[in-house]
Background
Predicted 3D model of a 350-nucleotide part of an RNA (small-subunit ribosomal RNA, central domain) from an uncultured bacterium. The full RNA is in RNAcentral, with records from ENA and SILVA.
Context: one part of a larger RNA
RNA sequence: UUGGGCGUAAAGGGUGCGUAGGCGGUCUUGCAAGUCCGAUGUGAAAGACCACGGCUUACCCGUGGGGUUGCAUUGGAAACUGUAGGGCUUGAGUACUGGAGAGGAUAGUGGAAUACCCAGUGUAGCGGUGAAAUGCGUAGAUAUUGGGUGGAACACCAGUGGCGAAGGCGACUAUCUGGACAGUAACUGACGCUGAGGCACGAAAGCUAGGGGAGCAAACAGGAUUAGAUACCCUGGUAGUCCUAGCCGUAAACGAUGGGUACUAGGUGUAGGAGGUUUCGAUACCUUCUGUGCCGCAGUUAACGCAAUAAGUACCCCGCCUGGGGAGUACGGUCGCAAGACUGAAACUC
Numbered sequence: 001u002u003g004g005g006c007g008u009a010a011a012g013g014g015u016g017c018g019u020a021g022g023c024g025g026u027c028u029u030g031c032a033a034g035u036c037c038g039a040u041g042u043g044a045a046a047g048a049c050c051a052c053g054g055c056u057u058a059c060c061c062g063u064g065g066g067g068u069u070g071c072a073u074u075g076g077a078a079a080c081u082g083u084a085g086g087g088c089u090u091g092a093g094u095a096c097u098g099g100a101g102a103g104g105a106u107a108g109u110g111g112a113a114u115a116c117c118c119a120g121u122g123u124a125g126c127g128g129u130g131a132a133a134u135g136c137g138u139a140g141a142u143a144u145u146g147g148g149u150g151g152a153a154c155a156c157c158a159g160u161g162g163c164g165a166a167g168g169c170g171a172c173u174a175u176c177u178g179g180a181c182a183g184u185a186a187c188u189g190a191c192g193c194u195g196a197g198g199c200a201c202g203a204a205a206g207c208u209a210g211g212g213g214a215g216c217a218a219a220c221a222g223g224a225u226u227a228g229a230u231a232c233c234c235u236g237g238u239a240g241u242c243c244u245a246g247c248c249g250u251a252a253a254c255g256a257u258g259g260g261u262a263c264u265a266g267g268u269g270u271a272g273g274a275g276g277u278u279u280c281g282a283u284a285c286c287u288u289c290u291g292u293g294c295c296g297c298a299g300u301u302a303a304c305g306c307a308a309u310a311a312g313u314a315c316c317c318c319g320c321c322u323g324g325g326g327a328g329u330a331c332g333g334u335c336g337c338a339a340g341a342c343u344g345a346a347a348c349u350c
Stems, first nucleotide, its partner, number of pairs: 003322004007304002012318001014201004021194003025088007033081002035077008049065006091191001092188003095184004103177007110154001115149007125136002162169002206247006215241002220236004258317006266295012299306002323350003332343004
């Protein structure tokens, strides 16, 4: 619980697409459901409120009035909402022209490096640490030269640079493919925004099946350290990390900040365009659109800070919070092969 909130105190759904619903630009005509005005009926009486009256007063009682915020019927109004029709172009979309990009998928290719194998040279150490040891090495290691195999990742370029809804994306080439931006203003003519359910995507780890396995490395073994050392350090090392097909559906999935629209001083970087001025040209300057940073006024905030990429000023729609612990637990349900995920209490206690 018709309240106040959600960057950091509890609280923005991980992200998108979209159903119902909610909300919706501008001009005009009709209707009259909402809305507004009038009339009629009803809204019992008693009670309550106001006025007057009756008991000598009061309590009490009587009469009258107002009110009864509502409902129904009926007559009207047409600004707003709605609805039906007609128009418009600024919202939205389409078309054309142009450039930018690690956006996605598939196939192929490349060089550096590590490891292993073969061969040559060569001889006693190598490796590792704070210091050592385990380990490797006279069956010839380490080092060095040549050749080969294989897997994974792509140094420099690299930039609070770019792209993507988010997760995320970084060697090169080809093919297929999504989106955004700028310019023109040709076309459609409100086609829009949000979005309960729903559907799709979704790092890492993990799971199933089949491959692959260089390096790294949970578990594990050994060596050290230590009072101990189930660790930190060292030598090894299996799952895994990689690929294909499927599952899982979670993260400090963070900008700890939902989406949309409009408005509100400036300054300065940077990325992608466009138009001017200047120049033979390079360049420089000005204007403008889109993105991404920093600083800063008003305003805002508990403060920190935010400040046109708002946490400012407003409107629309969704999600969520309501003291700490118990507890993201129990039970039930749905999903999953499992791990578990989603939904999600109470007793009790402070």